Small-subunit ribosomal RNA, 3' major domain from Bacteroidetes bacterium UKL13-3, 476 nucleotides, folded computationally. Its Rfam family is "Bacterial small subunit ribosomal RNA". The sequence was found in a public genome assembly. The coordinates come from a structure-prediction model, not an experiment, and the mean pLDDT is 82.

[in-house]
Context: one part of a larger RNA
RNA sequence: UGACGGGGGCCCGCACAAGCGGAGGAGCAUGUGGUUUAAUUCGAUGAUACGCGAGGAACCUUACCUGGGCUUGAAUGUGAGUGACCGAUGCCGAAAGGUGUCUUCCCUUCGGGGCACAAAACAAGGUGCUGCAUGGCUGUCGUCAGCUCGUGCCGUGAGGUGUUGGGUUAAGUCCCGCAACGAGCGCAACCCCUAUCUUUAGUUGCCAUCAGGUUAAGCUGGGGACUCUAAAGAGACUGCCUACGUAAGUAGUGAGGAAGGUGGGGAUGACGUCAAGUCAUCAUGGCCCUUACGUCCAGGGCUACACACGUGCUACAAUGGCCGCUACAAAGGGUUGCCAUAUGGUGACAUAGAGCUAAUCCCUAAAAAGCGGCCUCAGUUCGGAUUGAAGUCUGCAACUCGACUUCAUGAAGUUGGAUUCGCUAGUAAUCGGAUAUCAGCAAUGAUCCGGUGAAUACGUUCCCGGGCCUUGUACA
Numbered sequence: 001u002g003a004c005g006g007g008g009g010c011c012c013g014c015a016c017a018a019g020c021g022g023a024g025g026a027g028c029a030u031g032u033g034g035u036u037u038a039a040u041u042c043g044a045u046g047a048u049a050c051g052c053g054a055g056g057a058a059c060c061u062u063a064c065c066u067g068g069g070c071u072u073g074a075a076u077g078u079g080a081g082u083g084a085c086c087g088a089u090g091c092c093g094a095a096a097g098g099u100g101u102c103u104u105c106c107c108u109u110c111g112g113g114g115c116a117c118a119a120a121a122c123a124a125g126g127u128g129c130u131g132c133a134u135g136g137c138u139g140u141c142g143u144c145a146g147c148u149c150g151u152g153c154c155g156u157g158a159g160g161u162g163u164u165g166g167g168u169u170a171a172g173u174c175c176c177g178c179a180a181c182g183a184g185c186g187c188a189a190c191c192c193c194u195a196u197c198u199u200u201a202g203u204u205g206c207c208a209u210c211a212g213g214u215u216a217a218g219c220u221g222g223g224g225a226c227u228c229u230a231a232a233g234a235g236a237c238u239g240c241c242u243a244c245g246u247a248a249g250u251a252g253u254g255a256g257g258a259a260g261g262u263g264g265g266g267a268u269g270a271c272g273u274c275a276a277g278u279c280a281u282c283a284u285g286g287c288c289c290u291u292a293c294g295u296c297c298a299g300g301g302c303u304a305c306a307c308a309c310g311u312g313c314u315a316c317a318a319u320g321g322c323c324g325c326u327a328c329a330a331a332g333g334g335u336u337g338c339c340a341u342a343u344g345g346u347g348a349c350a351u352a353g354a355g356c357u358a359a360u361c362c363c364u365a366a367a368a369a370g371c372g373g374c375c376u377c378a379g380u381u382c383g384g385a386u387u388g389a390a391g392u393c394u395g396c397a398a399c400u401c402g403a404c405u406u407c408a409u410g411a412a413g414u415u416g417g418a419u420u421c422g423c424u425a426g427u428a429a430u431c432g433g434a435u436a437u438c439a440g441c442a443a444u445g446a447u448c449c450g451g452u453g454a455a456u457a458c459g460u461u462c463c464c465g466g467g468c469c470u471u472g473u474a475c476a
Base pairs, nucleotide, nucleotide: 001476002475003473004472005471007470008469009468010467011466012465013464015460016459019423020422021421022420023419026314027313028312029311030310031309032308033307034305035304042053043052064300065299066298067297068296069295070294076123077122078121081117082116083115087102088101089100090099091098092097105114106113107112125289126288128287129286130285134283135282136278137277138276139274141272146185147184148183149182150181151180152161153160154159165176166175167174191266192265193264194263196234197233198232199231200230201229202228206223207222210221211220212219237260240254241252242251243250244249316416320375321374322373323372324371325370332363333362334361337356338355341352342351343350344349382413387408388407389406390405391404392403393402429452430451431450432449433448434447435446
């Protein structure tokens, strides 16, 4: 100087407390361990692995296993040589591939050139090892308020000071003081979205006024007022008032204001820590394989199942279930696509067929909510696992191993031990919608979007983590 303490002081955080809803019990989905297997490819393992890499494992992917092939090899370049390539077709084969038959080039100054195939050779290839040789990227402490430097001063020196102290703040934020004076990386601001208003613009969006028109409808003429769209501006700064204070600042059912003290949310992650993670995104040193640890193909496996754990979904019901009627979103996506409408089918869907390269057409029904009816506390009109049968769709192909539909079946489950998780406001809880990936889908996942919309916080004694000062130390 640090680190540590079941030392002290001050302070903060859904850390505790106060509340609300969960997990741990059940069924299923998914990931992991274990076991099994020819193979169940590999990686990730307290917090910081376990719906993680994977934002799509039937083939492919695919790296694994079994079997069948190839050896300059799956790709590209140089290329002696050949004249085709393409197309049609036969045999062997699971395919990869092997082996045949038919057909068969262009330009030319005749030197050659174009195009295609292609021996040998040279350059290959490796998801093989090492993340403890590395780059890059990432997690975490932590969006915590810290981490340092120049000059000066102090100390023999390691170092100290500044950065400590008194206040204050979300903040090393600011003020005052001070052998310090300044500065840098962080904080904040500058950036984006959102909440209010103004201006500009008015189609594909809108419809107050005028007219036409319909069973109805901005449907039509027309209009820019309003909503909205999307560009430029305004606006919030403790600016004003009162109280306290030297100041910074704090308090106020203060004024004004759409918004008040960082308005709300996002992006943004200092010096560093964990030899943290990744050689399987990629790149790369070294080592290793080279008729194989490379490469092509078929089938299988990654989907196994006594069991254990994590993360979720659905429930156990009446604040509910079922049936009918009737409302109100936002944000995305669409031409190999989204598909109106009509017809057929109980349905998944099929057939016919408009519009749309989209503020125009479509996905698109929002659901919870409201109104009316049935059920009356039961393993039930709760719950839907499992199983049987019949189908639909995608796709060469749904046996291993897809999703969906209909009929039948109707398991566990009556609120869950010790323990444990999330959340402070448009949040939790609850309700639907969309997208990426994608032929299809095991999505209950992930990421967004809006609808309805709470309770509680006395407080900092205690648990956990962190910051500053101080103290002890057989620690470095």